Source information: The RNA shown here (Guanidine-I riboswitch aptamer) has 114 nucleotides and comes from Roseospira navarrensis. Its Rfam family is "Guanidine-I riboswitch aptamer". The literature on the family includes a 2017 paper in RNA by Battaglia et al., "Structural basis for guanidine sensing by the ykkC family of riboswitches".
RNA sequence: AUCGUGAGCAGCUAGGGUUCCGGCCGCGCCAGAGGGCGCGGUGUAUCACUGGUCCGAGAGCUGCCGCCCCGCCGCGACAGGCGGGGUACACGGCGGGACAAAAGCCCGGGAGGC
Numbered sequence: 001a002u003c004g005u006g007a008g009c010a011g012c013u014a015g016g017g018u019u020c021c022g023g024c025c026g027c028g029c030c031a032g033a034g035g036g037c038g039c040g041g042u043g044u045a046u047c048a049c050u051g052g053u054c055c056g057a058g059a060g061c062u063g064c065c066g067c068c069c070c071g072c073c074g075c076g077a078c079a080g081g082c083g084g085g086g087u088a089c090a091c092g093g094c095g096g097g098a099c100a101a102a103a104g105c106c107c108g109g110g111a112g113g114c
Base pairs, nucleotide, nucleotide: 006065008064009063010062011061012060015055016054020052021051022049023042024041025040026039027038028037029036030035066087067086068085069084070083071082072081073080089109091112095107096106097105
C1' cells in the first nucleotide's frame, strides 16, 4: 500500500427507557362498607414499579435464504435433484439523530487505535 467471500433476512437475548396498559403514592370529586372517576407523581447499581406492550446488537445466540467447495444421482453435454462442508476476523470513543424516551439502536466494521 492492497485484499478480506450478502459483513443478507427473521426470531430472540444482553441491554434500554416510559408512550400505552397495569402497579404504587398523593390530591380532588362521587359514594360513603368494600369502592368508582379525574389530575399529578413514580421505573434510581442500592430499600424505594421491570409486570404486559415498546426499542434492541457488525464486534451476542438460534434459524432461514443466498453464495462457494466436495461427493453421489442425472444428462450427449447442460439443466436439475440429494447429501456433506465452508461463509472467517472483529479494540473502539466524544458528539449528534429518531420514536414517548433511552440504549450495546442509527450516523458506525465511521473518527481513532492495533